The RNA shown here (transfer RNA) has 74 nucleotides and comes from Candidatus Hodgkinia cicadicola. Its mean pLDDT, the model's own confidence on a scale to 100, is 82. The gene name in the source record is tRNA-Lys. RNAcentral holds the sequence, with entries from ENA. Rfam family: tRNA. Rfam classes the family as a transfer RNA. The source organism's lineage runs through Bacteria, Pseudomonadati, Alphaproteobacteria, Hyphomicrobiales and Candidatus Hodgkinia.
RNA sequence: GGGGUAUAUAGCUCAGAAGUAGAGCAAUUGACUUUUAAUCAGUUGGUCCAGGGUUCAAUCCCCUGUAUUCCCUU
Repeated sequence: GGGGUAUAUAGCUCAGAAGUAGAGCAAUUGACUUUUAAUCAGUUGGUCCAGGGUUCAAUCCCCUGUAUUCCCUU
């Protein structure tokens, strides 16, 4: 260089079955506590990698591209 597999969703780790996008951690507010921590109850946080297609409707299905991982080959 060529071919193939898998992955891309919140600051991080990851769920998500076509029908209004979630958890844990983190951040933040309050309660509790002499204080901190812990615990409890809230709140905030997303152009779902990009561009097209199918569909009434796409994070999800199809195509192309980008990035990353792994395998084969040279």